[in-house]
Source information:
RNAcentral holds the sequence, with entries from MGnify. SAM riboswitch aptamer (S box leader) from uncultured Veillonella sp., 100 nucleotides, folded computationally. Its Rfam family is "SAM riboswitch aptamer (S box leader)". Its family is annotated with regulation of gene expression in the Gene Ontology. From the family's description: The SAM riboswitch is found upstream of a number of genes which code for proteins involved in methionine or cysteine biosynthesis in Gram-positive bacteria. Model confidence (mean pLDDT): 85 of 100.
RNA sequence: AUCAUCAAGAGCAACUGAGGGACUGGCCCAAUGAGGUUGCGGCAACCAUUCUUGUGAAAAGGUGCCAAGUCCAGCGAAUUGUUUUGAUUCGAAAGAUGAU
Numbered sequence: 001a002u003c004a005u006c007a008a009g010a011g012c013a014a015c016u017g018a019g020g021g022a023c024u025g026g027c028c029c030a031a032u033g034a035g036g037u038u039g040c041g042g043c044a045a046c047c048a049u050u051c052u053u054g055u056g057a058a059a060a061g062g063u064g065c066c067a068a069g070u071c072c073a074g075c076g077a078a079u080u081g082u083u084u085u086g087a088u089u090c091g092a093a094a095g096a097u098g099a100u
């Protein structure tokens, strides 16, 4: 850079000790321990593997993941509502993960 996916799923312990949830705004988590590291456990099935004409299935080697929908919104469009503020849906952007 390209492509695919992102409403499901899955946590305990030890050590550490104040911030964390990408960014901005909100909202939320946090000394009843955030975040990090390690151990063990688990989820999922992108790649690889095996079976299969294929669809698909099995299993779990390489990754990934285990608060909240990618926590929500951010830009645009459509529909709709209002005194004002909005609501719903779709798409994009950004981000994350994998493969090339």
Stems, first nucleotide, its partner, number of pairs: 001100006011040006019029003023074004041066003046062002049058003070094001075091006